[in-house]
């Protein structure tokens, strides 16, 4: 002391039915619940694989799959970017 790791703040941050029925609530609407279709992936979770290691076994995506999880706005979650702070490594 460049860069890399790891928390935490902050800000960006998508995709899918304001679908159908039924029950409760309401002046009514918004909303809850149940259930059926139909859809989404970028929390999670699992599958395969380029590679990576190999002695035997492993590791491994933003690719699959969707079990859970979402799907008008709102919130609410949200890979990943970026700044800032703290450790931690340390060209």
């Nucleotide at each position: 002391g460049a860069g890399g790791c790891u928390g935490c703040a902050u800000g960006g941050g998508a995709g899918a039915g304001a679908u159908c029925g039924g029950c409760c609530g309401c002046a009514g609407a918004u909303g809850g619940c149940c259930g059926g279709c139909g859809c989404c992936g970028a929390c999670g979770g699992a599958g395969c694989a380029a590679c990576c290691c190999c002695c035997c076994a492993g590791g491994a995506a933003a690719c699959u799959c969707u079990c859970a999880g979402g799907c008008a706005a709102a919130g609410a979650a949200g890979a990943c970017c970026a700044u800032g702070c703290a450790g931690u490594u340390g060209a």
About this RNA:
The RNA shown here (Glycine riboswitch aptamer) has 91 nucleotides and comes from Mesorhizobium sp. L-8-10. It matches the Rfam family "Glycine riboswitch aptamer". Gene Ontology term of the family: glycine biosynthetic process. Rfam describes the family as follows. This family represents the bacterial glycine riboswitch. Glycine riboswitches usually consist of two metabolite-binding aptamers domains with similar structures in tandem. The aptamers cooperatively bind glycine to regulate the expression of downstream genes. In Bacillus subtilis, this riboswitch is found upstream of the gcvT operon which controls glycine degradation.